This is a predicted structure of a 72-nucleotide RNA (transfer RNA) from a Candidatus Peribacteria bacterium. The coordinates come from a structure-prediction model, not an experiment, and the mean pLDDT is 83. It was read from a public genome assembly.
[in-house]
RNA sequence: GCCGCUGUAGCUCAGGGGUAGAGCAUUCCCAUGGUAAGGGAAGGGUCACCAGUUCAAUUCUGGUCAGCGGCU
Numbered sequence: 001g002c003c004g005c006u007g008u009a010g011c012u013c014a015g016g017g018g019u020a021g022a023g024c025a026u027u028c029c030c031a032u033g034g035u036a037a038g039g040g041a042a043g044g045g046u047c048a049c050c051a052g053u054u055c056a057a058u059u060c061u062g063g064u065c066a067g068c069g070g071c072u
Base pairs, nucleotide, nucleotide: 001071002070003069004068005067006066007065010024011023012022013021018055026042027041028040029039030038048064049063050062051061052060
C1' cells in the first nucleotide's frame, strides 16, 4: 500500500428495514433460623462517527475512525 471481518447496556454477545434484547453485573423485593444458592421486579443504550437511499435505518449504500486478520 491492497483486501476482508468486527464496532449494539458496566462486561460477553444476539438482533440484518417497522417502538432494541439475553446472560452476567448493579439496586430493590420475596423466600430462609441465616446465607454466597433460589424466585420476582427495576434502572442502565445519541446501536463508533458523518452523509445518502427510504414513509420509516441498529439493519441497506458510500466515506471517516478504531480494533483484529490476510497478502505484498